[in-house]
The part of an RNA shown here (small-subunit ribosomal RNA, central domain) has 350 nucleotides and comes from a Candidatus Poribacteria bacterium. Its mean pLDDT, the model's own confidence on a scale to 100, is 90. Its Rfam family is "Bacterial small subunit ribosomal RNA".
Context: one part of a larger RNA
RNA sequence: CUGGGCGUAAAGCGCGCGUAGGCGGUGGAGUAAGUCAGACGUGAAAGGGUUCGGCUCAACCGAGCCACUGCGUUUGAUACUGCCUCACUUGAGUCUAGAAGAGGAAAGUGGAAUGUAUGGUGUAGCGGUGGAAUGCUUAGAUAUCAUAUAGAACACCCGUGGCGAAGGCGGCUUUCUGGUCUAAGACUGACGCUCAUGCGCGAAAGUUUGGGGAGCAACCGGGAUUAGAUACCCCGCUAGUCCUUACUGUAAACGAUGGGUACUAAGUGUAGGGGGUGUUGAUUCCCUCUGUGCUGUAGCUAACGCAUUAAGUACCCCGCCUGGGGAGUACGGCCGCAAGGUUAAAACUC
Numbered sequence: 001c002u003g004g005g006c007g008u009a010a011a012g013c014g015c016g017c018g019u020a021g022g023c024g025g026u027g028g029a030g031u032a033a034g035u036c037a038g039a040c041g042u043g044a045a046a047g048g049g050u051u052c053g054g055c056u057c058a059a060c061c062g063a064g065c066c067a068c069u070g071c072g073u074u075u076g077a078u079a080c081u082g083c084c085u086c087a088c089u090u091g092a093g094u095c096u097a098g099a100a101g102a103g104g105a106a107a108g109u110g111g112a113a114u115g116u117a118u119g120g121u122g123u124a125g126c127g128g129u130g131g132a133a134u135g136c137u138u139a140g141a142u143a144u145c146a147u148a149u150a151g152a153a154c155a156c157c158c159g160u161g162g163c164g165a166a167g168g169c170g171g172c173u174u175u176c177u178g179g180u181c182u183a184a185g186a187c188u189g190a191c192g193c194u195c196a197u198g199c200g201c202g203a204a205a206g207u208u209u210g211g212g213g214a215g216c217a218a219c220c221g222g223g224a225u226u227a228g229a230u231a232c233c234c235c236g237c238u239a240g241u242c243c244u245u246a247c248u249g250u251a252a253a254c255g256a257u258g259g260g261u262a263c264u265a266a267g268u269g270u271a272g273g274g275g276g277u278g279u280u281g282a283u284u285c286c287c288u289c290u291g292u293g294c295u296g297u298a299g300c301u302a303a304c305g306c307a308u309u310a311a312g313u314a315c316c317c318c319g320c321c322u323g324g325g326g327a328g329u330a331c332g333g334c335c336g337c338a339a340g341g342u343u344a345a346a347a348c349u350c
Base pairs, nucleotide, nucleotide: 003322004321005320006319007304008303012318014201015200016199017198021194022193023192025088026087027086028085030083031082033081034080035077036076037075038074039073040072041071042070048066049065050064051063052062053061054060091191092188093187094186095185096183097182098181099180103177104176105175106174107173108172109171110154114150115149116148117147118146119145120144121143125136126135162169163168206247207246210243211242215241216240220236221235222234223233258317259316260315261314262313263312266295267294268293269292270291271290272289273288274287275286276285299306300305323350324349325348332343333342334341335340
């Protein structure tokens, strides 16, 4: 290389956009590059295969034939692929009318809770735990009432409910904005799928600039526990958590399951549409499209399980795996302010 694989054994890039490339719907005409057939030339000799022959046999040697699966020229074939051309509408897209949604960005705004401040009431405890102590408190705490203020998060609704490519998104209002679904037609006419390199997005933590800082809380300081306790429990508390600017680029980034298309029993729930029956007024019943769950047949699977949302049956494209450790490490390159990331071995060892 071929091969066999990738839910859990090693293995699907975190996700998208998209270049090269690969692959690509239906009918007709042309061409004949791929493809197929014939002929001719070539494919040195030795070697190889085979049939004979020569050394008494064999090894060895000689002769004939075959093979040399290839290449070139030429004459044809035209189903398939390619190229070119004319058309088509079912793939893809556009338009029209509706629909749902925590999809995104910005601005504004609301109530509960919490903390703090001031004032009132009020008096000796509060807090915390398995039990305590540290801590707070007669300079009046805890509790309670009123007022003010600050920051952060949005109870109920909330639902294997919705939206988004993924990360993710949840009070309310407005503005701007992306995508999706349904219905019936009209239009374009293969415009498609995938995607190495590349570009963009990407939780938390971390870094940077300037703000902010209620609660929580790495670090740190106390109190306990314990043989010890650099912990679990308790009292405090700083970065951080929040906003803004610029980075970082990683996660059990998980459905541990790449994307696309087609096909393959049923049953049942739920979300968003549409149609029909019926009622005429709301329920109901049936059909259908899109999503999201459960059960389950065939089939698949080492088993577990998957099963029209496939891990079934096939095709196209990409990524990845190839015994364990060493090691996702060293060295080098690239990226980063750093932390580090990415690419990625070997010796040795079992």